């Protein structure tokens, strides 16, 4: 690089400390969080199980969570773009995560 594969309706402290106004990808339209300190960084704590290690399997695969990451309000908070048989359903897009490639 936004190139390729997966994966996004599940899970899981609104912990403790700091910062001090906004945040919930972008844009619109809604709705909700937040000075009873949100976001954001640290620590711990949990979750899962994409990659790696380690155990079982001939092998498919499965087991562990010790490493690397990720996430831990609301469906990726709804919706907006197509398509259907339309108070629904199924894509696509973009985004974000991992694993890779360049």
């Nucleotide at each position: 690089u936004a190139u390729u594969c997966a994966u996004g309706a599940g899970g899981a402290g609104a912990g403790g400390c700091g910062c001090g106004a906004g945040g919930g990808a972008a844009c619109u339209g809604a709705c909700c969080c937040u000075g009873u300190g949100a976001c954001c960084g640290c620590c711990c704590a949990g979750c899962a199980a994409c990659c790696g290690a380690c155990c079982c399997g001939a092998g498919a695969g499965g087991g562990c969570a010790c490493g690397g990451u990720g996430c831990u309000a609301c469906c990726g908070u709804c919706a907006g773009u197509c398509c259907c048989a339309c108070u629904g359903g199924g894509g696509a897009a973009c985004c974000a995560u991992g694993a890779g490639a360049c």